Predicted 3D model of a 1513-nucleotide RNA (small-subunit ribosomal RNA) from an uncultured bacterium.

C1' cells in the first nucleotide's frame, strides 16, 4: 500500500466482499510449565448459611471473675490423749480494703469513610474555566481568652406484671466528660445612630459609643505534667451554591409555560434564590430547535486511524446516582443514611393466629436467567481506616492463596552425526519420485516437570534504653535524628540455589480454485455436500469426502458476535449534481450568510510574550528493578484546552467621516406575438333555406358500417353560428418561467442604447413565507362550428375491449372560483470577475463613404472551434474553463415516491416521506461484433426469362415407423435418407438361437517335447474329439550338443473386446465457400477496449488495380506457377499412319502417339475516364480480355461427423461384453418420406438394312474363328502380360416397312411353366434366358429441384467392387438446344452506415395478469398491556401551623400560677390506592391490500431494431 466482483472486452460511477488491528468474550478441536493481569456484559431476578463496624473502664454507675491483705465465721487432715478431750488450723463462707481483669447499660467518637452496582438521569449530572462581597466545616494546626458556683433527672440494677415470640408496662433506686439555670465576657452575634478608608454592583473593612444576648468537664497520675472541655480569630482538609463554554438521535415532536417570568414584602436555609407563601404586573422559553418522544451514568482514558475522525466508557483513577419499590423526616459537623428509624406496596419466613421478622447492587456461596464469568479459602505479616493516652481490638478495605489457556509475556517438548536414501504409506510416464536426515543407529546435553537437600527479601517502625538536637524557666514531657535491644510473616519451606537419574513425561489446529502462502490420488456424480465474495458439484472435481503431500500459526489454532480500518462509501482535512444518484417549474423577498474605495479611532475576532490551570495513572522519551520479557518503578516531555495579563493593529468586525467604478433616479431615442380590457375583419369548415341537377357519395391496403331517388355528392345564391388567424414567418422578437401571433383603440410592466446630471454601497444570495404556474381535471353559469377521451357500429385478427374506417358525448371556447402537476428540459440554480478567435443574425450607437457597403462599440440570439475541463460523449467569453458569494439537492438496485402520520384540496389528488424484506449488482459513456418487418452500394441459376424434371403410377434403393429371438451399428434441416456399403445366399457380420473353448482365434517371454508337413479311419450339424501310417530339413560342430524357424503340451505375466464416452482426444472429413476476405510489424490517434492501415473516389471475378489519405510495409487468402483441352512448330516413328506396294518391304508428308517449345500480354488502334487504373468497340488471331475444365479451400464457425477405417486417455468385461461352429437375421410390412429407373407413346413402338466414337479392362484373366442351342449359354481353343490379340456389334442417327391414337403392336409390373450360369450351397435370399400372363399408368394438387454452352436434354460404352449379383456410383464419348429485359421482390453472401435494453448474440432479450408455495409488511370490527397529560376521590408516616382536651423534673414565682415542653385532635402538603376522560407505544386479530422470492405452470407480446401503431413524461 491494496485486491475480488456488473462487460464479449473497455473506461467511469457505484454498492457488496476480503486481507489488518483489537476484545471482560463465547463455541469447536487440542492442551507441558511458569510469571503478570483479568474474570455475571444477561435478571437493579430471588436469596439458605457464615462473615463484612466497631471501639473507649484513662467519662459513669453497676454487675461479675481472679488474686492479695485484714476481720469474722468455719472447723478437715494430722498430732496427742487419761478416749471426755486437747492441739492444730486447711478447705469453705461473709464483710472490708486493694490489685488485675471481663463488659450488658448510660456517655463519647465512629457507623455520611471504606466496599458494591449503573436502575434512574439528556441534567450545572459530568468535563473545563471562573465566582461566592451569599456559605458551612467534627477530627487536625496556630493564636488569643477562659473553665466560678449550683441544680434536677434517667438507663442499667431490683420488685411486680403482660406477651408464643419480638418486645413491653408499672413501681422504686443511682452515676457521669449525659442534662439545666446562674455568674464571668477577651471575643462573637443582634438592633441603634455616627466617623474614616475602600470596591465592578448588591457592598466590604476599620474605629469608638451606650444597650441586649451567648461559654465550659472532667479524667489519668505520687508529681512536674499529659489527655480532654469552652468562646473567639485564622489556616488546612472536606463540602454547599452560582455562572460561561462543551456534552446522543428524532421536526412523521412546533409551539411550550400559571409558581409559570419578574417585582416589592415575609418565611425558610449554613448560604443566594419562587426554595416556599400572600399580593401586584404579564411576562418567560423557542427554528442558534423550546416542548415532547427514544436512548444513555459522565470523564481521565481504552480500541482503531497517517491524521482529522469513528467506536467504547470492563479492570485502575475522579465525579454523580442508587441500596427490595415508593414516600418521609429524625439524629448529626456532615445523611434525607447499603449492613439506622417511621409509613405504604409487593415478596419471603416465624407464629400459640393475637402478632412479629427480613432486605448480599459488601466478601464467599445458592437457585434462576444465559452462549457465558471463579473459593461458602488464609491473614491482619505489610499498606490503609475506626476507636483508644497506650497496649491493643475491629477491618471479606487490603495483602495473599485457590479455579479458568480468558488475555499478554517467557520457556520447553531435545542437540550433533547418520543413505545416491531402509521398511511402510502415497503418486507414477513403471524409469522413478516423495515422505526424507525424517526414522533406525551412534554420540552428546538435561532447561522445565518429577525426586532429594539447602534456603531468602518482603520487618522496621510502634516499644525499651542511650546519645544529639529543637521547644522550654527546665537536665520534665513532647517532637526530630542517630545508635542500640528484643518481638512480630498469612503467603510458605514459596522465590532462589545445589544434587542424582534419564531423551527420558510434554503438539496440535486451520488451510491448500482466485483474492491468499500451499497439489496430487481415490470416492461421489447438480447427489451428498462446500461457500467470506466471485462461485464449485450433472463420470477424469487442485473448490464436496478421505488419504498422501504441502502451507501458515503454534500450547494453541479455527469459528461466531460486536468494533475501527481499508471506505475519499457523509468528503473539516477530503466528494459530487448536462447524460451515472443529485439544480426546487419560475420569480419576489423577511431572518441568516457574504459584501466596493478611502481616513481616523477601537480592540470583539486575530497574532505574539508571560502567568495560572490542564489530578494521579495511561501514551511517548531517557533511566532503574524482577535471569529476559510481559509487569513494576524514578525523572522528563506531552496533555494540541480554558482563564488572566501585557503588547501589536495588517486583515475581518464595530464607531465616526469622506468617495464614485457596484446599485439606483432623472432626460433623449428605439424595438418587440410582453400583460389586461374593448372593438372589428376576411378566408375556411359545418349547418339552414332556395335554385340547377342525377345516381351515386364517402371511405380503405382492400372493404364494410355511414349518407343518398323522401334527390345525396357536385354546383350557384343568401343566411346562421362558433373557433382559429394562411401568406408575412425567420436556429426572428418579447417575457422570470409557464407562455405569447389577423387588424385597431385604451390602460400597463419590463428591456436596450446615448450623453450628461443627481443619490452615495442604497448591493448579491436567500431557509420559512408570498405570488405566478402548460395540458388534463373539478364547481357554478354561459357557449358549442370543427376536433374529439368514453361509447356504438364496421373492418382486421387465432383473439382485437387496439392500430384503420363511419359516427359520437364530456371536453376543447367565455366568465368567476379551485387544482399546482409535466421529459415544467439547455435534463445545465442565481449573481459577479477573468480567460485566443472565426462566421451568421436581431435591436441601438459612433466613424468612413456619393452610394453599395465597410470599420467599430454595447445588448441579445445561433453555428464552428484555441487553451482548458470531462469517464467519455461533449462544453468551450451565452462554459460543463479559472475563481468568489449564497441557496437547493445526492449517497447501491428493488421494496417506493409506496405505507403510516401531518399539512393542503370539493374531489381527483398533491406535498412531506420511511421500514421490514430482498439482490450483487442496478447504472453512464464509448468499443467490437451480431441482429433489424433501418438505409445505401454490390454479387450468386438467388429471382426473373427459358429447357427438362420431382411431387401422381409401377419398380429399385435408402430412411422413419411398426414388427421380430434378431431384424447389428452409425449418419438426422440446408450440410442424414442409391449415405459409411467400390457390391449381406455361407463368409462378410459386428445381431439372434443353439452347441463348444478358457493363456485363448492373434503378440511377446519361460519350460518340456516334437521338424514342418503329408496320407488315411471313426463319432458329430459343425467347431471339435479320437485313432493309424509316412516323414525328417537349415546353420555351427568330429561328436555330444547348441541356435534359427515352426508345431504340440504346461504354468504365469498377459492377450482379446465393432463394449461406453466424437461433450476427454489425434487424424481425416463436411459446411458457410472458391465467398473475398482474415491478420501482423512499426508508426500515429485514443486513459482504455480499440481505431488507423482494410475507410473514401473510381474499377474488378477478386482487399484486382489506380488515385487520394497518418500511415508505411508485410503475411495467409485472390491471381499466377501445376494438370488437361483447343492451334502450330520441332524432334521421334512401333504394334500407329500410308501419297509406293498384292504382300513382304519402303517412307514418316498426313491422322495419331509423346516429348520439347511457340502462342494471349489489354500487346496494337479508336473512344470514355482524372493525363490513372480500367471499361467499351475494333483489327489481327486457332483462341481475347481469369479462352474451357480440373487440382488447389485463408482466419475461423457449427462441443458439426467419425472411439465401427486407424491411433488414443479414462471407464467397463475377463470360463466372457473374448474366441470357434451350425442355423437364422441384417432381405419382415398396414404405412410415411427421400433419391432414382421405366413409362404413359407417333419427335414414338416394332421389324429389316446400314454408318460413325472415346475412354478403359484383361493370366485364378480377356477370350477370336468355327460348331451346337430360339436364347441365356455350351463346346472349342487361335491370339494376347496388350497403340499388335480379346472384351467389342456402340446407341441414338440414317434408309425402308408397319402400327394410326387405342390402355393400343404404348407400358411393362406381377404371376405360371421351362431353362442357363456362378458357387460347397441360389428355400428363406442371386442374376440371366425362352414361352405364356399383361397390373398401375393417358404427363401428375399444394409445393419443389437442376441447368447459362459443347451446358441442359438425350443416346449408348467402359471401369472399380466382384465367384455370382448395378436402375447405384465413377468415367467416356455421340447428337445437341432455348433464354437472361433486368435487380423491385424470395434465398444466401460481401462492403459502408445507422439504432440496439442483444453478446449462448433475434431460435436474442423481456413485460403484466392469473394459478401454487413461502416470507416480511400496510389496513382491520376489535382485544390485551406499558408510559403519560388532565379532572376528581382518598389520604399512611412525617414536617409545619393551629389547639377546645390531657400530661409535665430543672427556670420565674411565697403561693396560686406562669414560661417552656410533650401526648392527643385538627389544618396544609403528600406516597400508595381508586374513578373518569384523552394522548402515545408495543403486541395480537376473522378478513383484506399490495410487495418480495421461488422449478422447465397458464394467457398473451407491451418494451429493446422504424420492435413491426416511434418511445417516453
Nucleotide at each position: 500500500a491494496g485486491a475480488g466482483u456488473u462487460u464479449g472486452a473497455u473506461c467511469c460511477u457505484g454498492g457488496c466482499u476480503c486481507a489488518g488491528g483489537a476484545c471482560g468474550a463465547a463455541c469447536g478441536c487440542u492442551g507441558g510449565c511458569g510469571g503478570c493481569g483479568u474474570g455475571c456484559c444477561u435478571a437493579a431476578c430471588a436469596c439458605a448459611u457464615g462473615c463484612a463496624a466497631g471501639u473507649c473502664g484513662a467519662g459513669c454507675g453497676g454487675a461479675g471473675a481472679u488474686g492479695a491483705u485484714g476481720u469474722g465465721a468455719g472447723g478437715a487432715a494430722g498430732u496427742u490423749u487419761u478416749c471426755g478431750g486437747a492441739u492444730g488450723g486447711a478447705a469453705u463462707c461473709a464483710c472490708a480494703u486493694u490489685a488485675u481483669u471481663u463488659u450488658a447499660g448510660c456517655g463519647g467518637c465512629g457507623g455520611a469513610c471504606g466496599g458494591g452496582u449503573g436502575a434512574g438521569u439528556a441534567a450545572c449530572g459530568c468535563g473545563u474555566g471562573a465566582g461566592c462581597g451569599a456559605c458551612c466545616a467534627a477530627c487536625c494546626u496556630u493564636g488569643c481568652a477562659c473553665a466560678g458556683g449550683g441544680g434536677g433527672a434517667u438507663a442499667a440494677c431490683g420488685g411486680a406484671c403482660c406477651g408464643a415470640a419480638a418486645g413491653g408496662u408499672u413501681c422504686a433506686c443511682u452515676a457521669a466528660u449525659a442534662c439545666c439555670g446562674c455568674a464571668u465576657g477577651a471575643g462573637a452575634c443582634c438592633a441603634c445612630g455616627g466617623u474614616g478608608u475602600u470596591g465592578c454592583a448588591u457592598g466590604a473593612c476599620a474605629c469608638a459609643g451606650g444597650g441586649g444576648u451567648c461559654a465550659a468537664a472532667g479524667g489519668a497520675g505520687g508529681a512536674a505534667u499529659c489527655c480532654g472541655g469552652u468562646g473567639c480569630a485564622a489556616g488546612a482538609c472536606g463540602g454547599g451554591c452560582u455562572c460561561g463554554c462543551g456534552u446522543c438521535c428524532g421536526a412523521u415532536u412546533a409551539g411550550g409555560u400559571a409558581g409559570u417570568u419578574g417585582g416589592a414584602g415575609g418565611g425558610g436555609u449554613a448560604a443566594c434564590g419562587g426554595c416556599c407563601c400572600a399580593c401586584c404586573a404579564a411576562g418567560c422559553c423557542u427554528a442558534u430547535g423550546a416542548u415532547c418522544g427514544g436512548u444513555a451514568g459522565c470523564c481521565g482514558a481504552c480500541c482503531u486511524g497517517a491524521g482529522a475522525g469513528g467506536g467504547u466508557g470492563a479492570u485502575c483513577g475522579g465525579c454523580c446516582a442508587c441500596a427490595u419499590u415508593g414516600g418521609a423526616a429524625c439524629u448529626g459537623a456532615g445523611a434525607u443514611a447499603c449492613g439506622g428509624u417511621c409509613c405504604a406496596g409487593a415478596c419471603u419466613c416465624c407464629u400459640a393466629c393475637g402478632g412479629g421478622a427480613g432486605g448480599c447492587a459488601g466478601c464467599a456461596g445458592u437457585g434462576g436467567g444465559g452462549a457465558a464469568u471463579u473459593u461458602u479459602g488464609g491473614a491482619c505479616a505489610a499498606u490503609g481506616g475506626g476507636c483508644g493516652c497506650a497496649a491493643g481490638c475491629c477491618u471479606g478495605a487490603u495483602c495473599c492463596a485457590g479455579c479458568c489457556a480468558u488475555g499478554c509475556c517467557g520457556c520447553g517438548u531435545g542437540c550433533g552425526g547418520g543413505a545416491c536414501g531402509a521398511a511402510g504409506g502415497c503418486c507414477u510416464u513403471c524409469g522413478g519420485g516423495u515422505u526424507g536426515u525424517a526414522a533406525a543407529c551412534c554420540g552428546c546435553u538435561u532447561u522445565c516437570a518429577g525426586c532429594c537437600g539447602g534456603a531468602a527479601a518482603g520487618a522496621a517502625a510502634u516499644c525499651g534504653c542511650u546519645g544529639u538536637u529543637u521547644u522550654u524557666a527546665a537536665u520534665a514531657c513532647a517532637g526530630a535524628c542517630a545508635g542500640u535491644g528484643g518481638a512480630u510473616g498469612a503467603c510458605g519451606g514459596u522465590a532462589c540455589c545445589g544434587g542424582a537419574a534419564g531423551a527420558a513425561g510434554a503438539a496440535g489446529c486451520a488451510c491448500c480454485g482466485g483474492c491468499u502462502a500451499a497439489c496430487u490420488a481415490c470416492g461421489u456424480g447438480c447427489c451428498a455436500g462446500c461457500a467470506g465474495c466471485c462461485g464449485c458439484g450433472g463420470u477424469a472435481a487442485u473448490a464436496c469426502g478421505u488419504a498422501g503431500g504441502g502451507u501458515g500459526c503454534g500450547a494453541g489454532c479455527g469459528u461466531u458476535a460486536a468494533u475501527c480500518g481499508g471506505a475519499a462509501u457523509u468528503a473539516c482535512u477530503g466528494g459530487g449534481c448536462g447524460u451515472a444518484a443529485a439544480g426546487c417549474g419560475u420569480g419576489c423577498g423577511c431572518a441568516g450568510g457574504c459584501g466596493g474605495u478611502u481616513u481616523u479611532g477601537u480592540a470583539a475576532g486575530c497574532c505574539a510574550g508571560a502567568c495560572g490551570u490542564g489530578a494521579a495513572a495511561u501514551c511517548c522519551c531517557c533511566g532503574g528493578g524482577c535471569u529476559u520479557a510481559a509487569c513494576c518503578u524514578g525523572g522528563g516531555a506531552a496533555c494540541u484546552g480554558c482563564g488572566u495579563u501585557u503588547g501589536g493593529a495588517a486583515c475581518u468586525g464595530c464607531a465616526a467621516g469622506a468617495c464614485u467604478a457596484g446599485a439606483g433616479u432623472g432626460u433623449g431615442u428605439c424595438a418587440g406575438a410582453g400583460g389586461g380590457a374593448g372593438g372589428u375583419g376576411g378566408a375556411a369548415u359545418u349547418c339552414c333555406a332556395c335554385g340547377u341537377g342525377u345516381a351515386g357519395c364517402a371511405g380503405u391496403g382492400a372493404a364494410a358500417u355511414g349518407c343518398g331517388u323522401a334527390g345525396a355528392g357536385a354546383u350557384g345564391u343568401g343566411g346562421a353560428g362558433g373557433a382559429a388567424c394562411a401568406c408575412c414567418g425567420a436556429u426572428g422578437g418579447c417575457g422570470a418561467a409557464g407562455g405569447c401571433a389577423g387588424c385597431c383603440c385604451c390602460c400597463u410592466g419590463g428591456g436596450a442604447u446615448a450623453a450628461c446630471a443627481c443619490u452615495g454601497a442604497c448591493g448579491c444570495u436567500c431557509a420559512u413565507g408570498c405570488a405566478c404556474g402548460a395540458a388534463a381535471g373539478c364547481g357554478u353559469g354561459g357557449g358549442g362550428a370543427g376536433c374529439a377521451a368514453a361509447c356504438a357500429g364496421g373492418a382486421u385478427u387465432a383473439g382485437a375491449u387496439a392500430c384503420c374506417c363511419u359516427g359520437g358525448u364530456a371536453g376543447u371556447c367565455c366568465a368567476c372560483g379551485c387544482c399546482c402537476u409535466a421529459a415544467a428540459c439547455g435534463a445545465u440554480g442565481u449573481c459577479a470577475a477573468c480567460u485566443g478567435g472565426c462566421u451568421g443574425u436581431u435591436g441601438g450607437g459612433a466613424g468612413a463613404g456619393a452610394a453599395a457597403u465597410c470599420u467599430u462599440u454595447c445588448a441579445g440570439u445561433a453555428g464552428c472551434g484555441a487553451a482548458g475541463c470531462u469517464a467519455a460523449c461533449g462544453c468551450g467569453u451565452g462554459a460543463a474553463g479559472u475563481u468568489g458569494a449564497c441557496c437547493g439537492c445526492c449517497u447501491g438496485g428493488g421494496g417506493a415516491g409506496u405505507a403510516c402520520g401531518g399539512c393542503c384540496g370539493c374531489a381527483a389528488g398533491g406535498u412531506u416521506g420511511a421500514a421490514a424484506c430482498u439482490c450483487a449488482a442496478a447504472g453512464g459513456a464509448a468499443u467490437u461484433g451480431a441482429c433489424g418487418g433501418g438505409g445505401g452500394c454490390c454479387c450468386g441459376c438467388a429471382c426473373a426469362a427459358g429447357c427438362g424434371g420431382u411431387g401422381g403410377a409401377u419398380g429399385a434403393u435408402g430412411u422413419g415407423g411398426a414388427u421380430u429371438a434378431a431384424u447389428u451399428c452409425g449418419a438426422u434441416g440446408c450440410a442424414a435418407c442409391g449415405c459409411g456399403a467400390a457390391g449381406a445366399a455361407c463368409c462378410u457380420u459386428a445381431c439372434c438361437u443353439g452347441c463348444u473353448c478358457u493363456u485363448g482365434a492373434c503378440a511377446u517371454g519361460c519350460c518340456a517335447g516334437g521338424a514342418a508337413c503329408c496320407u488315411u479311419g471313426g463319432a458329430g450339424a459343425g467347431a471339435u474329439c479320437u485313432g493309424a501310417g509316412g516323414g525328417u530339413g537349415c546353420c555351427c560342430g568330429c561328436a555330444a550338443g547348441g541356435g534359427a524357424a515352426u508345431c504340440u503340451g504346461g504354468a504365469c505375466a498377459c492377450a482379446g473386446g465393432u463394449g461406453c464416452u466424437g461433450c476427454a482426444u489425434g487424424g481425416c472429413u463436411g459446411u458457410c465457400g472458391u465467398c473475398a476476405g482474415c491478420u501482423c510489424g512499426u508508426g500515429u490517434c485514443g486513459u482504455g477496449a480499440g481505431a488507423u492501415g482494410u475507410u473514401g473516389g473510381g474499377u474488378u471475378a477478386a482487399g484486382u488495380c489506380c488515385c487520394g489519405c497518418a500511415a508505411c510495409g508485410a503475411g495467409c487468402g485472390c491471381a499466377a506457377c501445376c494438370c488437361u483441352u483447343a492451334u502450330c512448330a520441332u524432334u521421334a516413328g512401333u504394334u500407329g499412319c500410308u501419297a509406293c506396294g498384292c504382300a513382304a518391304g519402303g517412307g514418316c508428308a498426313c491422322u495419331c502417339u509423346a516429348a520439347u517449345g511457340a502462342g494471349a500480354c489489354u500487346g496494337c488502334c479508336g473512344g470514355u475516364g482524372a493525363c490513372a487504373a480500367a471499361c467499351c468497340g475494333g483489327a489481327g488471331g486457332a483462341a481475347g480480355g481469369u479462352g474451357g475444365g480440373g487440382a488447389u479451400g485463408a482466419c475461423g464457425u457449427c462441443a458439426a461427423g467419425u472411439c465401427c477405417u486407424c491411433a488414443u486417455g479414462g471407464c467397463c468385461c475377463u470360463u466372457a461384453u473374448g474366441a470357434g461352429c451350425a442355423g437364422g437375421g441384417c432381405u419382415u410390412c398396414a404405412c410415411a418420406c427421400g433419391u432414382c429407373a421405366u413409362a404413359c407413346a407417333a419427335u414414338g413402338g416394332u421389324c429389316g438394312g446400314u454408318a460413325c466414337a472415346g475412354a478403359g479392362g484383361g493370366u485364378u484373366g480377356c477370350c477370336a474363328a468355327c460348331c451346337c442351342g430360339c436364347g441365356a449359354g455350351g463346346g472349342g481353343g487361335a491370339g494376347c502380360c496388350a497403340a499388335u490379340c480379346c472384351c467389342a456389334c456402340a446407341a441414338a442417327g440414317c434408309c425402308g416397312a408397319u402400327c394410326g391414337u387405342a390402355g393400343u403392336c404404348c407400358g411393362g409390373a406381377u404371376c405360371g411353366c421351362a431353362g442357363u450360369c456362378u458357387g460347397c450351397a441360389a428355400c428363406u435370399c442371386g442374376a440371366c434366358u425362352g414361352c405364356g400372363u399383361g397390373a398401375a399408368g393417358u404427363c401428375g394438387g399444394a409445393a419443389u429441384c437442376g441447368c447459362u454452352a459443347g451446358u441442359a436434354a438425350u443416346c449408348g460404352c467402359g471401369g472399380a467392387u466382384c465367384a455370382g449379383c448395378a436402375u447405384g456410383u465413377c468415367g467416356c464419348g455421340g447428337u445437341g438446344a432455348a433464354u437472361a429485359c433486368g435487380u423491385u421482390c424470395c434465398c444466401g453472401g460481401g462492403c459502408c452506415u445507422u439504432g440496439u435494453a442483444c453478446a449462448c448474440a433475434c431460435c436474442g432479450c423481456c413485460c403484466g395478469u392469473c394459478a401454487c408455495a413461502c416470507c416480511a409488511u400496510g389496513g382491520g370490527a376489535g382485544u390485551a398491556g406499558g408510559u403519560u397529560g388532565c379532572u376528581c376521590c382518598a389520604g399512611a408516616a412525617g414536617u409545619a401551623g393551629g389547639u377546645a382536651g390531657c400530661c409535665u423534673a430543672a427556670c420565674c414565682g411565697c403561693a396560686a400560677g406562669g414560661g417552656g415542653g410533650g401526648c392527643g385532635c385538627u389544618u396544609a402538603c403528600c406516597a400508595c390506592g381508586g374513578a373518569g376522560u384523552g394522548a402515545u407505544c408495543c403486541a395480537u386479530g376473522a378478513c383484506u391490500g399490495g410487495g418480495g422470492u421461488g422449478a422447465a405452470g397458464u394467457c398473451g407480446u407491451a418494451a429493446c431494431a422504424a420492435g413491426g401503431u416511434a418511445a417516453c413524461c
Model confidence (mean pLDDT): 84 of 100. Its Rfam family is "Bacterial small subunit ribosomal RNA". Its family is annotated with ribosome and structural constituent of ribosome in the Gene Ontology. The sequence is in RNAcentral, with records from ENA and SILVA.